This is a predicted structure of a 72-nucleotide RNA (transfer RNA) from an uncultured Mycoplasmatota bacterium. It was read from a public genome assembly.

RNA sequence: GUUCGAGUAGUUUAACGGAUAAAAUUUUUCCCUCCGACGGAAAAGAUGCGGGUUCGAUUCCUGCCUUGAACA
Numbered sequence: 001g002u003u004c005g006a007g008u009a010g011u012u013u014a015a016c017g018g019a020u021a022a023a024a025u026u027u028u029u030c031c032c033u034c035c036g037a038c039g040g041a042a043a044a045g046a047u048g049c050g051g052g053u054u055c056g057a058u059u060c061c062u063g064c065c066u067u068g069a070a071c072a
Base pairs, nucleotide, nucleotide: 001071002070003069004068005067006066007065010025011024012023013022018055026044027043028042029041030040031039048064049063050062051061052060
């Protein structure tokens, strides 16, 4: 340089174009316990950035950015 793929909570993954973006883990608080661990309850936390299509975009199209693979 060319081709192809992936970007969603701190981390690992979900989500036919349509409900308040779901869960595990993490963190905080409470319960439990003599204290911890385990267990139970609650809370916090995310769609890489900019355009386009659509009544409606995490999803489709496009540019950029980051990253991975193959080829050269």

The coordinates come from a structure-prediction model, not an experiment, and the mean pLDDT is 81. It matches the Rfam family "tRNA". Gene Ontology term of the family: triplet codon-amino acid adaptor activity. By type it is a transfer RNA.